Annotation:
Predicted 3D model of a 1486-nucleotide RNA (small-subunit ribosomal RNA) from an Alphaproteobacteria bacterium. The RNAcentral record of the sequence draws on ENA. The source organism's lineage runs through Bacteria, Pseudomonadati, Pseudomonadota and Alphaproteobacteria. Its mean pLDDT, the model's own confidence on a scale to 100, is 84.

RNA sequence: AAACUUAAGAGUUUGAUCCUGGCUCAGAACGAACGCUGGCGGCAUGCUUCAGACAUGCAAGUCGAACGAGAUCUUCGGAUCUAGUGGCGCACGGGUGAGUAACGCGUGGGAACCUACCUUUUAGUUCGGGAUAACAGUUGGAAACGACUGCUAAUACCGUAUACGCCCUCCGGGGGAAAGGUCAGCCGCUGAAAGAGGGGCCCGCGUCUGAUUAGUUUGUUGGUGGGGUAAAAGCCUACCAAGACUACGAUCAGUAGCUGGUCUGAGAGGAUGAUCAGCCACACUGGGACUGAGACACGGCCCAGACUCCUACGGGAGGCAGCAGUCGGGAAUAUUGGACAAUGGAGGAAACUCUGAUCCAGCAAUGCCGCGUGUGUGAUGAAGGCCUUAGGGUUGUAAAGCACUUUCAACGGUGAAGAUGAUGACGGUAGCCGUAGAAGAAGCCCCGGCUAACUUCGUGCCAGCAGCCGCGGUAAUACGAAGGGGGCGAGCGUUGUUCGGAAUUAUUGGGCGUAAAGGGCGCGCAGGCGGUUUGGAUAGUUAGACGUGAAAGCCCUGGGCUUAACCUAGGAACUGCGUUUAAUACUGCCAAACUAGAGAACUAGAGAGGAUAGCGGAACUCCCAGUGUAGAGGUGAAAUUCGUAGAUAUUGGGAAGAACAUCAGUGGCGAAAGCGGCUGUCUGGCUAGUUUCUGACGCUGAGGCGCGAAAGCGUGGGGAGCAAACAGGAUUAGAUACCCUGGUAGUCCACGCCGUAAACGAUGUGUGCUAGAUGUUGGAAGGUUACCUUGCAGUGUCGCAGCUAACGCGUUAAGCACACCGCCUGGGAAGUACGGUCGCAAGAUUAAAACUCAAAGGAAUUGACGGGGGCCCGCACAAGCGGUGGAGCAUGUGGUUUAAUUCGAAGCAACGCGCAGAACCUUACCAGCCCUUGACAUGUGGAGUUUGGUUAUCAGAGAUGAUUUCCUUCAGUUCGGCUGGCUCCAACACAGGUGCUGCAUGGCUGUCGUCAGCUCGUGUCGUGAGAUGUUGGGUUAAGUCCCGCAACGAGCGCAACCCUCAUUUUUAGUUGCCAGCAGUUCGGCUGGGCACUCUAGAAAAACUGCCUGGGAUGACCAGGAGGAAGGCGAGGAUGACGUCAAGUCCUCAUGGCCCUUAUGGGCUGGGCUACACACGUGCUACAAUGGCGGUUACAGUGGGAUGCAAAAGGGUGACCUUGAGCUAAUCCCCAAAAGCCGUCUCAGUUCGGAUUGUUCUCUGCAACUCGAGAACAUGAAGUCGGAAUCGCUAGUAAUCGUGGAUCAGCACGCCACGGUGAAUACGUUCCCGGGCCUUGUACACACCGCCCGUCACACCAUGGGAGUUGGUUUUACCCGAAGACGAUAUCCUAACCUUUUGGAGGGAGUCGGCCACGGUAGGGUCAGCGACUGGGGUGAAGUCGUAACAAGGUAGCCGUAGGGGAACCUGCGGCUGGAUCACCUCCUUU
Repeated sequence: AAACUUAAGAGUUUGAUCCUGGCUCAGAACGAACGCUGGCGGCAUGCUUCAGACAUGCAAGUCGAACGAGAUCUUCGGAUCUAGUGGCGCACGGGUGAGUAACGCGUGGGAACCUACCUUUUAGUUCGGGAUAACAGUUGGAAACGACUGCUAAUACCGUAUACGCCCUCCGGGGGAAAGGUCAGCCGCUGAAAGAGGGGCCCGCGUCUGAUUAGUUUGUUGGUGGGGUAAAAGCCUACCAAGACUACGAUCAGUAGCUGGUCUGAGAGGAUGAUCAGCCACACUGGGACUGAGACACGGCCCAGACUCCUACGGGAGGCAGCAGUCGGGAAUAUUGGACAAUGGAGGAAACUCUGAUCCAGCAAUGCCGCGUGUGUGAUGAAGGCCUUAGGGUUGUAAAGCACUUUCAACGGUGAAGAUGAUGACGGUAGCCGUAGAAGAAGCCCCGGCUAACUUCGUGCCAGCAGCCGCGGUAAUACGAAGGGGGCGAGCGUUGUUCGGAAUUAUUGGGCGUAAAGGGCGCGCAGGCGGUUUGGAUAGUUAGACGUGAAAGCCCUGGGCUUAACCUAGGAACUGCGUUUAAUACUGCCAAACUAGAGAACUAGAGAGGAUAGCGGAACUCCCAGUGUAGAGGUGAAAUUCGUAGAUAUUGGGAAGAACAUCAGUGGCGAAAGCGGCUGUCUGGCUAGUUUCUGACGCUGAGGCGCGAAAGCGUGGGGAGCAAACAGGAUUAGAUACCCUGGUAGUCCACGCCGUAAACGAUGUGUGCUAGAUGUUGGAAGGUUACCUUGCAGUGUCGCAGCUAACGCGUUAAGCACACCGCCUGGGAAGUACGGUCGCAAGAUUAAAACUCAAAGGAAUUGACGGGGGCCCGCACAAGCGGUGGAGCAUGUGGUUUAAUUCGAAGCAACGCGCAGAACCUUACCAGCCCUUGACAUGUGGAGUUUGGUUAUCAGAGAUGAUUUCCUUCAGUUCGGCUGGCUCCAACACAGGUGCUGCAUGGCUGUCGUCAGCUCGUGUCGUGAGAUGUUGGGUUAAGUCCCGCAACGAGCGCAACCCUCAUUUUUAGUUGCCAGCAGUUCGGCUGGGCACUCUAGAAAAACUGCCUGGGAUGACCAGGAGGAAGGCGAGGAUGACGUCAAGUCCUCAUGGCCCUUAUGGGCUGGGCUACACACGUGCUACAAUGGCGGUUACAGUGGGAUGCAAAAGGGUGACCUUGAGCUAAUCCCCAAAAGCCGUCUCAGUUCGGAUUGUUCUCUGCAACUCGAGAACAUGAAGUCGGAAUCGCUAGUAAUCGUGGAUCAGCACGCCACGGUGAAUACGUUCCCGGGCCUUGUACACACCGCCCGUCACACCAUGGGAGUUGGUUUUACCCGAAGACGAUAUCCUAACCUUUUGGAGGGAGUCGGCCACGGUAGGGUCAGCGACUGGGGUGAAGUCGUAACAAGGUAGCCGUAGGGGAACCUGCGGCUGGAUCACCUCCUUU
């Protein structure tokens, strides 16, 4: 010099956010245990459980220099050993923590004490005596152990002498000691004084939990006398007094040895009290004393009890919580080891003996510390493993190989310190030297996030994991395995416990408006806190000094083991307590004063403040009477009800009770509850003003006391209206409700209880400070007086700073501070159980636990939703037209059937859908028969042939197989049977799958919706999620545009750009056309022409451009002009971000799984076409706006060489024969039909055409199942369609026909085309869908949401419970072992005295009170069990309803009362933590 150095967070509530709040994790530690693994050494540690029971051995002896005796040896000197007498020790050392909440412990003090051995000092150590064990004899007993007789010694025992000091004392006096041994030293003995160390006692302070333990105590508190102790003392006893302790927690109950310390923590603290050290307590359980300096004694005694053992049954013995060890218990804790060598202890003069204290060794990874299991080099980046996009990557310089080293272990040798002179258990140990050889030595956990570390396979909500969140239902980084990786390492994980993180009990260091939390309100004892000034004293306070705070430990600096752990020296620290000195600001105390707090007096004032008596009018109801007649009443609509016996209505009169309209007001008063007609009486509080007075008299307030809405209770009144319960009527699936008609308690009064409410401002009381603005109530003052200003006391709104999680609060604080009280500590169980208190009861108050969950919650955000609100749109409604639903048929679907009726699609958005066309094929289905490298692709080897078609025969159902006729002779070529091709054979790779998963996917599609929306960048606001922009005022079809604005811009959508149609121009003229000209067979047929129509290229045209009006001078709107077209001209294409796990694995593609002589391939036949039925979509009808007949009316789109087919002919017809023309503006399909004319005349018809029969036609290999068509015949239902429901706003609906795709054939479907051609829209209340804004929300899988209670079932813990079992405690009584004490004098009695008889003293006995165990009876308390019973909790898919969340469909909730299967309903009072609309008031802006 140093002793100081030190503080981290994360996961989990939500769609997301902030907060509150719990749960969980990461850290450290351990006397630990368990799992896997295990090389060495050092140092530590090792029954935490049964203070359970213990076999065996050892753990306390020693002294012959106290004594006698015996034995052995003897060199006869003596020596050694031994039981006994005697001395000292055995009260230490060692163990344990049961008890103990206590002066037990810790700390600091005190006075009334004792102390063997040790030290110092001092004075002594005289003279005598009687016994006794051993021993000997006799004898009892199984034993343990004795009994009697006799002998004997002492440092054993007794007396005497002396005694300064010592003790007692009435101050005269009295009492009291010794021991000798060896003998040269020396060791002893006695009295006394002192010391040291040890011990006993007393006191202050500190020392766990519970008040669901509130009163306790009779030797209790004190005094006096006596006793007693080493010593103070009710320590004991008698008497006297009535005290003592307690809310600062007595008593009681539970738990516990206390401390230094240990662990943790930044600290303050919290937890703990193993090892080491100090103290205490205990020694089988309970009681007791003896001996002794010291014990009420762990290895002593007595008694009682339990247990164990021995026994000859008579009686005895024992106490490991000493060291080892055994059994038991337990998750769990070691050797029946060595030595006294060291340190220490006992005895001894000493040698020495004893010492399970101790020192060592053994066992155990139980902990801490150290070391090792090799080092260098080594790329072909080996092999193998794993993954793979198949290229590669990784394991990995890792290995092998090469070159080295030898720590540790092993082997051989040497060999300590520990020992100051001797003595070494440890120990042939530590260390040192040498030898050989990489040799003998690595595991455990983890890898979803927290938390470092990732892939494959297996599994398929199974098996399993999990600390929390959570993983697993076929692609699991979360289970299991493997590869790889991460962490630690002779260990690693798990479990348990403690502290930490946790500011999650908050002193440091939290909160209470809404998250848990302000008492319903006041008064007030104790307590806490307290204005200004001066003085005193110094209790608190501050500073210094001294004492103490054991050692060890922690910390610092050194030292010693090779280092470290460990050991050791010195220091620091021990934050405390005591004594003392000083200071006197602050707090307290004492004293004196003050007036700013508080209070009083005086003058005024306002008021639903309280109590009581009286009075009043309006209304309701009832009664009487009059008028009057058929209804009244009530509701969403009704009914119950009242009324012809006269209601309702109306008029007059009367009665009774209750409540007080207007005024009336975020107005007033009161502590709160609460208070409202008027008047009187009594009475409390408050405010303002002015001076005067008192002089801190104040604030708060645990307990306590009082007040305390409504409901409810008791007694007695009263009872008009209203109205729980109840009854009836409705509603309803039900309706124990909502609605209606009645109606009883009650509501009212008096007296007495109850004591609770959302008793709310969800905000305790008091004081001070901190911007304002603006209303209002009550005083006051001033002024320039219809008013204004200032100040005080209330009562509102807005708002700065500040606070807040936010919402919000904001001089009436939720701001800044102080004082005091109350309360909170996750949700549920539960404000419940038990216990106590109160109450007549209802119940109130105080108030848990087991168990269970990982949340429960607050505020705000974005959505979604609402039987919330506002605005707007749409063939959404309305207004119209026509349909569907009824019939027959077609078609699709369900269902049913079937061998199969293949599969998919399922509200809108499946159902004439996939299918733009199932007789075979298609075809995926069924039956049967066949094939197996395959019908199809690529690769390998071998053989053959190098092609394609065709005729015929046979077998077969056919696929296929066998044979055969005829024609042709593949491609390339470097001209080589060279290459390719084809066929066959073989074995594999593989093919193949309309098999599964659309919830693994791509792509495509539907839908909201052609709805007007969906977003981004930067900026700004907000802690944040987010907001703003995108909202607002207008406007639009439109987030279209304009204006405004903390926003400014931008993107995807809208619109436009694209196509078609409508007008015109131009270019072109095969086809098309024909105005004019010519010809004509009269047909644009021909010449000719391109004017027109048309065709198809290019252009033009429309933009609110112009005018008027409105609007804000804007956007835009209305009207008009012109124009082919006018405000988006009409139609189409075009589909934002996204939603529906929407549809599709059977279009296609594709991951994974599955099949592989079959789930693949081929074929024949069947099926997809079935048919009691139900639904969707259509066609045809029911007729006269029609049917039939007639008729030279008029289109457009398309299609056509495997085709369209004219004309002609045949057939009644479908069609047939033949075939011109046409690669198509040329030819053909091609006839358009509704139209027009005539007829029929209202009927199942001249409507309607189903069904059926017969005969045909066409296509096709083939029309049976199962095609279409024709002719003739037949002639069904049906006369306009119930509930309900669909489409459509203009060239639209309706109606009429035409074409096309598919296709051999088959169309009522689908996709197109044109002809004829309407009606209606007042309008947005309602239904449906959608958009924007706003509001509520307990929803977020988003209302198809969430969610409550009964009942039923299973499991769990718990309350009650007749009782029963046990523990503990207590009261009364009985009994009374051993023992000490007291009494007594029955017996016995060596020392001393004696007059020889006795006495003193002692022992035994007896008696007494005390007292352990035990017993009887009764209380208290705790625990176990308990038939039955109560509620509670938990549990993927049970029952009944739907109470709550939106106005939750009757707003909800609180208290109370009644009722009900249940949630709940109803009454009374209260709250807003109620939506919506309106009004009032206030605020903001102008």